[in-house]
Description: Predicted 3D model of a 1471-nucleotide RNA (small-subunit ribosomal RNA) from Pseudotsuga menziesii. Rfam family: Bacterial small subunit ribosomal RNA. Rfam links the family to the GO terms ribosome and structural constituent of ribosome. The RNAcentral record of the sequence draws on SILVA. Its mean pLDDT, the model's own confidence on a scale to 100, is 85.
RNA sequence: AGAGUUUGAUCCUGGCUCAGGAUGAACGUUGGCGGCAUGCUUAACACAUGCAAGUCGAACGGGAAGUGGUGUUUCCAGUGGAGGACGAGUGAGUAAUGCGUAAGAACCUGCCCUUGGGAGGGGAACAACAGCUGGAAAUCGCUGCUAAUACCCCAUAGGCUGAGGAGAAAAAGGAGGAAUCUACCCAAGGAGGGGCUCAUGUCUGAUUAGUUAGUUGGUGAGGUAAUGGAUUACCAAGGCGACGAUUAGUAGCAGGUCCGAGAGGAUGAUCAGCCACACUGGGACUGAGACACGACCUAGACUCCUAUGGGAGGCAGCAGUGGGGAAGUUUUUGUAAUGGGUGAAAUCUUGACGAAGCAAUGCUGCAUGAAGGAAGAAGGCCCAUGGGUCAUGAAAUUCUUUUCUCAAAGGUGAAGCAAUGACGGUAUCUAAGGAAUAAGCAUUGGCUAACUCUGUUCCAGCAACCGUGGUAAGACAGAGGAUGCAAGCGUUAUCCAGAAUGAUUGGGCGUAAAUCGUCUGUAGGUGGCUUUUCAAUUCCGCCGUCAAAUCCCAUGGCUCAACCCUAGAAAGGCGGUGGAAACUACCAAGCUGGAGUACGGUAGGGGCAGAGGGAAUUUUUGGUGGAGCGAUGAAAUGCAUUGAGAUCGGAAAGAACACCAAUGGCGAAAGCACUCUCCUGGGAUGACACUGACACUGAGAGACGAAAGCUAGGGGAGAAAAUGGGAUUAGAUACCCCAGUAGUCCUAGCAGUAAACGAUGGAUACUAAGUGUUGUGCGUAUCGACCCAUGCAGUGCUGUAGCUAACGCGUUAAGUAUCACACCUGGGGAAUACGUUCGCAAGAAUGAAACUCAAAGGAAUUGAUGGGGGCCCGCACAAGCGGUGGAUCAUGUGGUUCAAUUCAAUGCAAAGCGAAGAACCUUACCAGGUCUUGACAUGCCGUGAAUCCUCCCGAAAGAGAGGAGUUCCUUUGAGAACACAGACAUAGGUGGUGCAUGGCUGUCGUCAGCUCGUGCCAUAAGGUGUUGGGUUAAGUCCCGCAACGAGCACAACCCUCAUGUUUAGUUGCUAGAAUUGAGUUUGGAACCUUGAACAUACUGUUGGUGAUAAGCUGGAGGAAGGUGAGGAUGAUGUCAAGUCAUCAUGCCCCUUACGCCCUGGGAGACACAUGUGCUAUAAUGGUCGAGACAAAGGGUCGUGACCCCUGUGAGGGCGAGCUAACCUUAAAAACCUAGCCUCAGUUCGGAUUGCAGGCUGCAACUCAGCUGCAUGAAGAAGGAAUCACUAGUAAUCAAUGUUCAUCCAUAUGGCAGUGAGUCUGUUCCUGGGCCUUGUACACACCGCCCGUCACACUAUGGAAGCUAGUCAUGCCCCAAGUCAUUACCUUAACCGCAAUGAGGGGGAUGUCAAAGGCUAGGCUAGUGACUAGAGUGAAGUCAUAACAAGGUAGCUGUACUGGAAGGUGCAACUG
Repeated sequence: AGAGUUUGAUCCUGGCUCAGGAUGAACGUUGGCGGCAUGCUUAACACAUGCAAGUCGAACGGGAAGUGGUGUUUCCAGUGGAGGACGAGUGAGUAAUGCGUAAGAACCUGCCCUUGGGAGGGGAACAACAGCUGGAAAUCGCUGCUAAUACCCCAUAGGCUGAGGAGAAAAAGGAGGAAUCUACCCAAGGAGGGGCUCAUGUCUGAUUAGUUAGUUGGUGAGGUAAUGGAUUACCAAGGCGACGAUUAGUAGCAGGUCCGAGAGGAUGAUCAGCCACACUGGGACUGAGACACGACCUAGACUCCUAUGGGAGGCAGCAGUGGGGAAGUUUUUGUAAUGGGUGAAAUCUUGACGAAGCAAUGCUGCAUGAAGGAAGAAGGCCCAUGGGUCAUGAAAUUCUUUUCUCAAAGGUGAAGCAAUGACGGUAUCUAAGGAAUAAGCAUUGGCUAACUCUGUUCCAGCAACCGUGGUAAGACAGAGGAUGCAAGCGUUAUCCAGAAUGAUUGGGCGUAAAUCGUCUGUAGGUGGCUUUUCAAUUCCGCCGUCAAAUCCCAUGGCUCAACCCUAGAAAGGCGGUGGAAACUACCAAGCUGGAGUACGGUAGGGGCAGAGGGAAUUUUUGGUGGAGCGAUGAAAUGCAUUGAGAUCGGAAAGAACACCAAUGGCGAAAGCACUCUCCUGGGAUGACACUGACACUGAGAGACGAAAGCUAGGGGAGAAAAUGGGAUUAGAUACCCCAGUAGUCCUAGCAGUAAACGAUGGAUACUAAGUGUUGUGCGUAUCGACCCAUGCAGUGCUGUAGCUAACGCGUUAAGUAUCACACCUGGGGAAUACGUUCGCAAGAAUGAAACUCAAAGGAAUUGAUGGGGGCCCGCACAAGCGGUGGAUCAUGUGGUUCAAUUCAAUGCAAAGCGAAGAACCUUACCAGGUCUUGACAUGCCGUGAAUCCUCCCGAAAGAGAGGAGUUCCUUUGAGAACACAGACAUAGGUGGUGCAUGGCUGUCGUCAGCUCGUGCCAUAAGGUGUUGGGUUAAGUCCCGCAACGAGCACAACCCUCAUGUUUAGUUGCUAGAAUUGAGUUUGGAACCUUGAACAUACUGUUGGUGAUAAGCUGGAGGAAGGUGAGGAUGAUGUCAAGUCAUCAUGCCCCUUACGCCCUGGGAGACACAUGUGCUAUAAUGGUCGAGACAAAGGGUCGUGACCCCUGUGAGGGCGAGCUAACCUUAAAAACCUAGCCUCAGUUCGGAUUGCAGGCUGCAACUCAGCUGCAUGAAGAAGGAAUCACUAGUAAUCAAUGUUCAUCCAUAUGGCAGUGAGUCUGUUCCUGGGCCUUGUACACACCGCCCGUCACACUAUGGAAGCUAGUCAUGCCCCAAGUCAUUACCUUAACCGCAAUGAGGGGGAUGUCAAAGGCUAGGCUAGUGACUAGAGUGAAGUCAUAACAAGGUAGCUGUACUGGAAGGUGCAACUG
């Protein structure tokens, strides 16, 4: 200090997540030792048992123990004293009666300290005790005796009250032989402690805005230690509150602790300070102090005892138990230390405290050994089989002993002469023994250090985020290795940081979330120039305080550290005090620049009201006229012979104001336009008179505010939501058409919203230019208007610096600064719900949460795409010719069937395709019969040559028997080839995966494209080059250009054909000369032809055109002319295209079988669907007879002539020639010509079927082809749709090869014959190329995506109600108790002779009063039949609203309407 994650990639915005530290932690797993800390965060839930507050006999009477007795001594219930208000616990309540900080005045104070004074004289009781009595108990009552430091009276007083007179009011002794000590009373002071008051700070919600009746103040009275409405009577009506009262929720506060660079955020365990509480509520008593944790009274809940009459209790003290919970220790020890209580003291007491025990809960320290060791051992894992790694690691050898075991010694802590140690025989130390007793956890795809194998195969699982797993997983599980930490390690939870992701430091608001629709203006905030005062602010110095501990720092002490001690520093705050006076504020006086007033002329659709006007539309009336009009893509509904439409004249009505008209004007915005008039607001400019900071912004508040809408009354021409009808359509609640109501208009109100937009709030100042335009000045000029130059105020464009994520903005800022205001903080849920305010309603304003996702979004880039645009090409269309689709048949495919119908190919780019040829074989399929080192390969061993023939079982494979035969080489062992047998390595697989692959192939497409280097531009993805102007078949070429060059494709080079030349003439040719039946022979090399080698064509030449270019166009010459025709040749890439069944190959699978052999069957099935073809449908024909003309091929396991005793024929017989320019196939057919047929299901057509033959072959049934005779089906030109073809092409005609024993060939490859028609175009369909534009697409339009409905799950709202809690009001009832009243009862001290009195106690009554009850409420929570929308969910239904002009541009407000997205009207926006 950053990193991952939105995209095909980029930059930005923005959320989510991670790496760090921390904890009173918990869980999983593992666990050696010590030191120091810490240990119910949950139920302030309930508690068994023990202990936690006792002490004083030197206050008192008495009792007891002990002793033989007395004295001394010791112990004790009771009276009395001081202490049980401290210490210890907990955090329920409390948002201020609290706490922190800093002050204050009207107070109290036991014990302690200091000072002054005092303690004189009397008296009456009550416990204990004794006796009697009630009760189960707790405990109570009566009678009698008694002491005191208990109680009472009198006296006294430097104190108290009171203006004064005057009044009230103290004391106690004890110990000691004594000195003396101690205790007591009054007063004054101190210390420490406490009570009270004030200032300031102290969480969240405004969907809590008003609250308060003792409330605020005053007077009197009561009360308190003291002030005070703290209480009461009367009087007044105040007090608090947007600087947040009241109310609701939550919470003990702080020193501190954790995190953070800091600012700050979170937190309040342990330690120390304050507060509050003590089962829940109320209350007082005693006391210096309490309204009292281990005291009392009372009510309630709960538990326990009981004799049922009544009683007892309070662990939030220490241990401990139950319960709750993820989760927390021993019913230990000691008063030795420190501290407390009591006492004169010794003592006693103390679950405070000191210690130990338990727990890896945390921090910290140590150990688990050190040296040595390569045969690089065994073993594991990996492997390319060579090796690598675990690994010097282990073992072997030597050494050490922290720790461990055992044994001996043994502190400090203890202070002041001595005594006194729980911990503890512990820490520590010494000797002996022996490597001995001691390593795990997590991770290993990226972030993030660390990688392989095996298993699994979207399963099991992992995962913080991104993501991973669908047969080769570095992500799951295991193993080996590695990495990180280490007595721990990981996970979970929580807090801070990272997060500048609430931004004071330190963010934003044109398009990402975000400027109120606009203005006026209150509070508030901020504010021009000069001078003065003051010192609030500001700055400086000093003082007080901010407890201790902690943090920091420096020594020191435990061996170090953690830990502890000592000292220091720091503490930014608050308060006090002294000073300074620049800034801000205040006081006072001025100024004119900001602002305003007055004045002059001036521009304007600024506003309100009134009056007037013409064009158009519609309606109506009259005339003319006579058949349609109108509407649309095309129609129909509609209007019209009762006279429409058209045209002319008249009349009426309402609404809106053409041209001028303009990024022109005015207004705060909304908005404002025919003309004239009245009234009226604002602006700019000019001159410079006046006021003298009067200013800016503006929470609340107020005013205005398009369209739609609402209320009431008018008005109503046109157009027009809704609605009706007609079309379109699968549907059409739409788009289109015909009608048409509200509303649109006016008046008076309401409403208060818009894409109310410049998506840009207001004010002020500053910061380059250029160019338009509006208003108004000035200079110059002119007769004047222009022109030109120059100010101010508006309104536009271009653009520098600068800014911006980019787009863009740019003196009209989105630049540089200041001021105040509004708003934003991931997407959805949500323009929502609930509550509240406003509204007649519609609705508006304010405005959450649960839940869910890891994105949503902005700008720009490259592609792809568009029912966007431009340019261009192709048999793409058009123009033609012939087909397919209909029929029969052939063949392929699907489907179905089957034991099997083997497999592959499936839009173009599968389907007469793999297959250039399934009867057996092929063959991979099925049934049956066999074999198991195998049909085939290599290695080892043994035997035998190999091989051939015969018989026998069998369907064959295979098995059995018999016979013949005896290779080559030789060093005589062997070896080579072949056959058989054996065991093991292995063979074998047309088994799977073409989505693991190689190779090959198809396709876009023979389309013209695809890229690179360097440079330049851009933050970047990328761009430029490759775009532009021309041109081409072409990214072909030329020109221009921040580009300059280059590569792969194009073209050319290659082959065939077309012309010529040269050369060569056999088997080919034959002009002339002979010759023959015949180029047959002699001869010839001219011609033809065949081979070889050359030549030719290049826009070379010419006219025109073009930019003087590239080129295009016409012509000449030429066999051929602009690529001469055809072929081969296929860029970067796309389709996970096809092929594991050509071949090769990884991995997986089978191994007496998924391998191998054989026989038979199947691949040829058949309701059907479909592709490709053949033959036809006839007269441009059929048939019969006769007659012509080819090219290119094939041929020895072959092709086969002539001939005939052969047959109608297929064929048969004989068999010449030919290894081929020689022989042969071989007949070419269309064509020409003579006859017949005469438009018919025919002399067309030939399917189907019967019979009879012949060929190939081991075999022709399933299942071949051929021949003859007979039979003679459909079909009469083929619906929607669709295919090929641009010249020797289509069409038509035959001949030939391939595979092949034969052939299902109508297939397929090339070959020649005859031989057209049309196109001089690009509107449309289809495919493609380039440029541009839009995009919400990037798996890329076969994309994306919206809403209803149906199903499942989740959370939420409403809801008749039901339940619970809480708050406060009113009334009833009033416990305990204080206070008041009361003579009903009673009474020792004092007065009095007495009666009685004063005073006290009990009882009763009253006020207040907890709990309880009743009534009506507020708030909160839970639940609720039913119901509403929302969210989520690989493959449900209906449509297709949006993204492209998304097929009707979209979106906004509003109204109506529809299954749903949505549609339509009105107004607005451009996103």